Molecule: Guanidine-I riboswitch aptamer
Organism: Mesobacillus boroniphilus JCM 21738
RNA sequence: UGAAAAGUCCUCUAGGGUUCCGCGGCACUUUUGCUGGUCUGGUCCGAGAGAGGGCGCACAGGAAUUCCUGUGUACACGGAGGGACAAAAACCCGGGAGAU
Numbered sequence: 001u002g003a004a005a006a007g008u009c010c011u012c013u014a015g016g017g018u019u020c021c022g023c024g025g026c027a028c029u030u031u032u033g034c035u036g037g038u039c040u041g042g043u044c045c046g047a048g049a050g051a052g053g054g055c056g057c058a059c060a061g062g063a064a065u066u067c068c069u070g071u072g073u074a075c076a077c078g079g080a081g082g083g084a085c086a087a088a089a090a091c092c093c094g095g096g097a098g099a100u
Stems, first nucleotide, its partner, number of pairs: 007055006015045002020042002022039001023036005056073007075095001077098001081093003
């Protein structure tokens, strides 16, 4: 200095806020309205560096064009700032800048 499937999707978690629901407070005869996320929560958002799985990929084998089986799919410190949805975030920019 350069290259890589360091691919893609699903479910979930750490985490996140507050549209909706619930909960608390206030007002009201009720319906309902306002307000609180400095409300445990349900819905919701959610990881490259968290978990599991499907597909894919690589290699090997088989009675194999397509199919099946096995193995592998490693490693990964990280701001500030900006962006989206109602809003925030370990989301996205981003395996970025930088560091080693």